[in-house]
Context: one part of a larger RNA
RNA sequence: GGAUGAACGCUGGCGGCGUGCCUAACACAUGCAAGUCGAACGGACUUAACCUGAAACCUAGUGAUUGUUAAGUUAGUGGCGGACGGGUGAGUAACGCGUGGAUAACCUGCCGUAUGCAGGGGGAUAACAGUUGGAAACAGCUGCUAAUACCGCAUAAGCGUACAGUACCGCAUGGUGCAGUGCGAAAAGAUUUAUCGGCAUACGAUGGAUCCGCGUCCGAUUAGCCAGUUGGCGGGGUAACGGCCCACCAAGGCGACGAUCAGUAGCCGGACUGAGAGGUUGGCCGGCCACAUUGGGACUGAGACACGGCCCAGACUCCUACGGGAGGCAGCAGUGGGGAAUAUUGGGCAAUGGGCGCAAGCCUGACCCAGCAACGCCGCGUGAAGGAAGAAGGCUUUCGGGUUGUAAACUUCUUUUCUCAGGGACGAAGCAAGUGACGGUACCUGAGGAAUAAGCCACGGCUAACUACGUGCCAGCAGCCGCGGUAAUACGUAGGUGGCAAGCGUUAUCC
Numbered sequence: 001g002g003a004u005g006a007a008c009g010c011u012g013g014c015g016g017c018g019u020g021c022c023u024a025a026c027a028c029a030u031g032c033a034a035g036u037c038g039a040a041c042g043g044a045c046u047u048a049a050c051c052u053g054a055a056a057c058c059u060a061g062u063g064a065u066u067g068u069u070a071a072g073u074u075a076g077u078g079g080c081g082g083a084c085g086g087g088u089g090a091g092u093a094a095c096g097c098g099u100g101g102a103u104a105a106c107c108u109g110c111c112g113u114a115u116g117c118a119g120g121g122g123g124a125u126a127a128c129a130g131u132u133g134g135a136a137a138c139a140g141c142u143g144c145u146a147a148u149a150c151c152g153c154a155u156a157a158g159c160g161u162a163c164a165g166u167a168c169c170g171c172a173u174g175g176u177g178c179a180g181u182g183c184g185a186a187a188a189g190a191u192u193u194a195u196c197g198g199c200a201u202a203c204g205a206u207g208g209a210u211c212c213g214c215g216u217c218c219g220a221u222u223a224g225c226c227a228g229u230u231g232g233c234g235g236g237g238u239a240a241c242g243g244c245c246c247a248c249c250a251a252g253g254c255g256a257c258g259a260u261c262a263g264u265a266g267c268c269g270g271a272c273u274g275a276g277a278g279g280u281u282g283g284c285c286g287g288c289c290a291c292a293u294u295g296g297g298a299c300u301g302a303g304a305c306a307c308g309g310c311c312c313a314g315a316c317u318c319c320u321a322c323g324g325g326a327g328g329c330a331g332c333a334g335u336g337g338g339g340a341a342u343a344u345u346g347g348g349c350a351a352u353g354g355g356c357g358c359a360a361g362c363c364u365g366a367c368c369c370a371g372c373a374a375c376g377c378c379g380c381g382u383g384a385a386g387g388a389a390g391a392a393g394g395c396u397u398u399c400g401g402g403u404u405g406u407a408a409a410c411u412u413c414u415u416u417u418c419u420c421a422g423g424g425a426c427g428a429a430g431c432a433a434g435u436g437a438c439g440g441u442a443c444c445u446g447a448g449g450a451a452u453a454a455g456c457c458a459c460g461g462c463u464a465a466c467u468a469c470g471u472g473c474c475a476g477c478a479g480c481c482g483c484g485g486u487a488a489u490a491c492g493u494a495g496g497u498g499g500c501a502a503g504c505g506u507u508a509u510c511c
Stems, first nucleotide, its partner, number of pairs: 001511004006507005013380006019373002021338001026336003030333003035080003040077002043074008056062001087291003096216008106208002111204007119153001121151002128143006159184005165178005189196002217263001219261001224254003229251004234246003266288004270281004293314005316327004344370001346369003352366001353364004383413004393404004418448006427438001455500005460481003466495005476483002
């Protein structure tokens, strides 16, 4: 000198764009953050129209009840989604990440392409009704019912598997094609009749999984480490290879090219600095990984060992009728606490994107916006021109003057800002119409009036900028050298001057 997710002191006019718990991965009140589909299903309820027509009044009709149709709402069964999106960096020195390969060792819902198919049956169960237990959370029993829920059967181009063949090829295990026999496994309907779905197989696309080469902090005042350990054979398991797991057998495997142990740490694209080499760093944004109160476990599923799912154990908090239950903000706000320190319990789904749905649409603290903070960067303003009796005042003086200083006053002008009034968007893309949170915002026009707007630090040398007074090794200053003991340009105040400027200094850290 540059830089910062900064903080502190003094000061503070505006706008644009960004950024904002670095500490306690501490504990959390409250609200919201993942639902959706009635075009899968049976009910229940509401409304309307029509049919029916009891009882009563005494004929104007009112209208219990029954049934049909239509519209709507929805607890439950069922489907898809809750594995995305959002947060955090505790752990991890590791194939975790980066980079380059491999899979003749793998999976892939939704989507696309192609081919083929959807025949015929069955038994349940929630809801519901009744009932029982319980304070509750909830649970049990009996009975009824539906499906795109569940289960057989048929069919099988193709698929899987077993057996015995054949041709070609390769990269070791092997791969691909062809034909044969046995065995095995499918399906679902809805509808407004436009469509939307279902099953099988193959390919693609997308997403993932595994393995390998190389790279990836510090300590030797850590030198030996390892028993499923290292390898084999056989099996189990997995989407798949593999001590991944198991039985048996062998005795191996790693290490001064730093094993093991200990410390520290998420990694990268990047960022800062530097002429570069390098050094430091990984906040915001993007990619990957890991985690979700602590530890463990599986279930469901195409996908999880699952932040707002389940089970167990621990700690903590809450409810309780003491028998037993409920909870998990490292989602968005917000609270307490910690701290030098970090924001609103805001608006909207209008846009972009996501989930569900044929759609209308619903949901979306993702996102888009607004609020707070000079936290950062950038831009603008606080007036411009003229104006010497060089006014007054201040400071100083050798008492002549000098300086503040064209500075002010005064004259003329302008209106960026500001206030008021009028107009008023783009962002909207869905063939028409309609649809804007931001927002009556930006912007435009007019009116008013210099009006609303300057500080901070320094002035001995380094280092731009000096005098007076006070103080008297005191009070104090200080980054280094050093100032202060009676003429202090170094302390304090004043005038003046220099620098930067809505900031200026200080502190901390990196180069």